[in-house]
């Protein structure tokens, strides 16, 4: 110096829900709110959900119905990467 367990201390982020808004939608972004978080910082490489505008198939047709990410989710799990603090 680094790794792993417990702790302490001061700083962090924010689930559900509500209201505004942007989007087809999943959601996303802003205030309010904490349900958790030590990486709930950053990244969609891998695997996982979650949406189906548009396509594509169907049908006489068609706004219904199936299939489909190039949308989403990092607070689904893994990989990468960066990283505050003081004891035992």
């Nucleotide at each position: 110096a680094g790794u792993a367990a417990c702790c302490a201390a001061g700083a962090g982020c924010a689930a559900a829900c509500c209201u505004a808004u942007u989007g087809a939608a999943a959601a996303g972004u802003a205030g309010g709110g904490a349900c958790g978080c030590a990486a709930a910082g950053u990244u969609u490489c891998c695997g996982g959900u979650c949406u189906a505008a548009g396509g594509u198939g169907g049908u006489a047709a068609a706004u219904g119905c199936a299939c489909u990410a190039u949308g989403a989710c990092a607070g689904c799990g893994g990989g990468a990467u960066u990283u505050c603090c003081g004891g035992u």
Molecule: c-di-GMP-I riboswitch aptamer
Organism: Sideroxydans sp.